[in-house]
RNA sequence: GCUAACGUGGCGCAGUAGGUAGCGCAUUACAUUGGUAAUGUAAAGGUCGGCAGUUCGAAUCUGCUCGUUAGCU
Numbered sequence: 001g002c003u004a005a006c007g008u009g010g011c012g013c014a015g016u017a018g019g020u021a022g023c024g025c026a027u028u029a030c031a032u033u034g035g036u037a038a039u040g041u042a043a044a045g046g047u048c049g050g051c052a053g054u055u056c057g058a059a060u061c062u063g064c065u066c067g068u069u070a071g072c073u
Stems, first nucleotide, its partner, number of pairs: 001072007010025004019056001027043005049065005
C1' cells in the first nucleotide's frame, strides 16, 4: 500500500429479504433465609463507532471516515 471481517447497554453476544432494539452475566429494589449465598419477581441502563446519501421509514442498503483483527505485498 491492497483486500476482507468486525465495531449494538458495564462485559459477552443476537437481531438482514428496511418498519422505531433483545438475550446471558453484572447492577439496583423486593420476596425468600435466623443471617449470607443461591433462587424467584421487578426495575434501571444503549438509539446501534462517526458523518452524509437513498427511503414515508435504516442497526439492517450505499458512500466517505475512524478503530480493531486477519490475509497479501